């Protein structure tokens, strides 16, 4: 330099053909216990990479950009 894929909570990943962001581990209170842990209830954290169209409405379409991964040259 062409193309294809991925970007979502502190980490790991969901979210049928557009319609109220979700678990899981972590992090906090409280119960449990002589103290931790295990374990049981409950709780906080997201403007879904950026900026920009389409639509009544976008994490999901389009287009730019950034970044990473793969394949070709």
């Nucleotide at each position: 330099g062409u193309g294809a894929c991925c970007a979502u909570a502190g980490c790991u990943c969901a979210a049928g053909u557009g319609g109220c962001a979700g678990a899981g581990c972590a992090c906090c209170u409280g119960g449990u216990u002589g103290u931790g842990g295990c374990c049981c209830a409950g709780g906080a954290g997201g403007c879904u990479a950026a900026g920009g169209g389409u639509u009544c409405g976008a994490g999901c379409c389009c287009c730019u950009u950034u970044g990473g991964u793969c394949a070709c040259c």
Transfer RNA from an Anaerolineae bacterium, 73 nucleotides, folded computationally. Its Rfam family is "tRNA". Rfam's curators write: Transfer RNA (tRNA) molecules are approximately 80 nucleotides in length. The RNAcentral record of the sequence draws on ENA. The organism belongs to Anaerolineae, within Bacteria. Its mean pLDDT, the model's own confidence on a scale to 100, is 81.